[in-house]
RNA sequence: UCGAGAGAGCGGGCGGCCGCUCCGGGGUGCGCCCCCGGGGAGGAAAGUCCGGGCUCCACAGGGCAGGGUGCUGGAUAACGUCCAGUCGGGGCAACCCGAAGGAAAGUGCCACAGAAAACAGACCGCCCGUCCUUUCGAGGGCGGGUAAGGGUGAAACGGUGAGGUAAGAGCUCACCAGCGGCCCGGGUGACCGGGUCGGCUCGGCAAACCCCACCCGGAGCAAGACCAAAUAGGGGAGCGUCACGAGGGCUGCCCGCCCCAGGCUCCCGGGUAGGUCGCUUGAGGUUCGGGGAGACCCGGAUCCCAGAGGAAUGGCUGCCGCCCCGCGAGGGGAACAGAACCCGGCUUACAGCUCUCUCUCCUGC
Numbered sequence: 001u002c003g004a005g006a007g008a009g010c011g012g013g014c015g016g017c018c019g020c021u022c023c024g025g026g027g028u029g030c031g032c033c034c035c036c037g038g039g040g041a042g043g044a045a046a047g048u049c050c051g052g053g054c055u056c057c058a059c060a061g062g063g064c065a066g067g068g069u070g071c072u073g074g075a076u077a078a079c080g081u082c083c084a085g086u087c088g089g090g091g092c093a094a095c096c097c098g099a100a101g102g103a104a105a106g107u108g109c110c111a112c113a114g115a116a117a118a119c120a121g122a123c124c125g126c127c128c129g130u131c132c133u134u135u136c137g138a139g140g141g142c143g144g145g146u147a148a149g150g151g152u153g154a155a156a157c158g159g160u161g162a163g164g165u166a167a168g169a170g171c172u173c174a175c176c177a178g179c180g181g182c183c184c185g186g187g188u189g190a191c192c193g194g195g196u197c198g199g200c201u202c203g204g205c206a207a208a209c210c211c212c213a214c215c216c217g218g219a220g221c222a223a224g225a226c227c228a229a230a231u232a233g234g235g236g237a238g239c240g241u242c243a244c245g246a247g248g249g250c251u252g253c254c255c256g257c258c259c260c261a262g263g264c265u266c267c268c269g270g271g272u273a274g275g276u277c278g279c280u281u282g283a284g285g286u287u288c289g290g291g292g293a294g295a296c297c298c299g300g301a302u303c304c305c306a307g308a309g310g311a312a313u314g315g316c317u318g319c320c321g322c323c324c325c326g327c328g329a330g331g332g333g334a335a336c337a338g339a340a341c342c343c344g345g346c347u348u349a350c351a352g353c354u355c356u357c358u359c360u361c362c363u364g365c
Base pairs, nucleotide, nucleotide: 003359004358005357006356007355008354009353010352012320013319014318015317016316017315018314020040021039022038023037024036025035026034027033042336046347047346049345050344051343052342053341054220055219056218057217066216067215068214069213070212071085072084073083074082075081086100087098088097089096090095101211102210106209107208108205109204110203123150124149125146126145127144128143129142130141131140132139133138158176159175160174161173162172163171177201178200179198180197181196182195183194184193185192186191224277225276226275227274234268235267236266237265238264239263244262247259248258249257250256284303285302286301287300288299289298290297291296322333323332324331325330
């Protein structure tokens, strides 16, 4: 250099003209008009997948059901996130990936092939006995032993060697591998290293049920709060009750007298339209110092940086920079995408560019 791995950053720059929205100040003819100044999308604003703040509702405590998470230690407001490690897998390596508890609690499942897919089993083969045939090599039937060899499969009930046997077999022994018990050393821990004993050899699947440990109330800014035209029903006060009149009181009944719904006006209350708040000063940005291996934490200084509500953030244009085409004049191009209560993550999309560190091979010194 080429080829790789890891991390970080940028996402054109400076102007002109005309607009849009919010805030502050001023003018004022009070017209949601004019003038001046200032702010005005992103690294993902996205998907709405996870977590938290905030708001309302529910709630003594505990349990069941249901859901989630799942190696260890830490970080954090919290997390399914992040950091550091352990173990396993991939890569020559830098490095990357992993829902990574329990299958000797119980239940269940394991296609096809195969004898057999899990308290084992026997197709070929090997061996023994017996019977038959025989070209005397052997072949076949029946009964039994066996699992070393063959064959099937993603997976076949430890491996190699020796002994042993009719043939074989952890049947026995040595070594190796695994598992389990005990002990020693290191580590906060996951775990690692070592010793010793036991022939113990036990398949896989828990993103199958399940078991274990831990966590979890519900709904969401159209949350919710306030002001309040109008309407219905409700409460109250005043006026009216001549007449009509439901009902009630006095009463055994009638007459009579009294109260009184229905009427009008006003108030309370109600809450629709509409308006206001919530709304952006926050687990905040920048920078400096300190702690920590890191995620991150602590302290100082400094800054205020979108808050709309059918919803602003736009259009035209000049110069420069980048890329492409062209000898040249010149021409063309520039991604993914668009806030809606806020924040921490994850995931997904993305033209082009920059920086740092590291690795393999080759070459040169």
Bacterial RNase P class A from a Deferrisomatales bacterium, 365 nucleotides, folded computationally. Model confidence (mean pLDDT): 78 of 100. It matches the Rfam family "Bacterial RNase P class A". The family's RNA type in Rfam is ribozyme. The gene name in the source record is rnpB. The organism belongs to Deferrisomatales, within Bacteria.